């Protein structure tokens, strides 16, 4: 150098819960759920490569309203199974 990745633009878009505190809200309820309204929002799909950053014998998980303690999930990685 070149290539991919991030940062860029476009479209999508799971999850967005409970209690405590001055710190989402209405309303419902058979135990962390439902249903409206505000905010959030990882990832995936394209496009892009002018600039500026990373390139592994790696290291790190990422997302839901200001913290704390939980509860349930998404989603990227890996491995089976059909």
């Nucleotide at each position: 150098a070149a290539a991919a990745g991030c940062g860029c633009g476009u479209g999508u878009g799971a999850c967005u819960g409970g209690c405590g505190u001055a710190a989402c809200g209405c309303g419902g309820c058979g135990a962390a759920c439902c249903g409206c309204g505000g905010g959030g929002g990882a990832g995936c799909a394209c496009g892009g490569a002018a600039c500026g950053c990373u390139u592994a014998u790696a290291c790190g998980g990422c997302c839901g309203u200001a913290c704390g303690c939980c509860u349930g999930g998404g989603c990227a990685g890996a491995g089976g199974u059909a």
Predicted 3D model of an 82-nucleotide RNA (ZMP/ZTP riboswitch aptamer (pfl RNA motif)) from Paenibacillus sp. UNC496MF.
The RNAcentral record of the sequence draws on Rfam.
Model confidence (mean pLDDT): 75 of 100.
Its Rfam family is "ZMP/ZTP riboswitch aptamer (pfl RNA motif)". For this family Rfam cites "Recognition of the bacterial alarmone ZMP through long-distance association of two RNA subdomains" (Jones and Ferre-D'Amare, Nat Struct Mol Biol, 2015). Rfam links the family to the GO terms one-carbon metabolic process and regulation of purine nucleotide biosynthetic process.
The organism belongs to Paenibacillus, within Bacteria.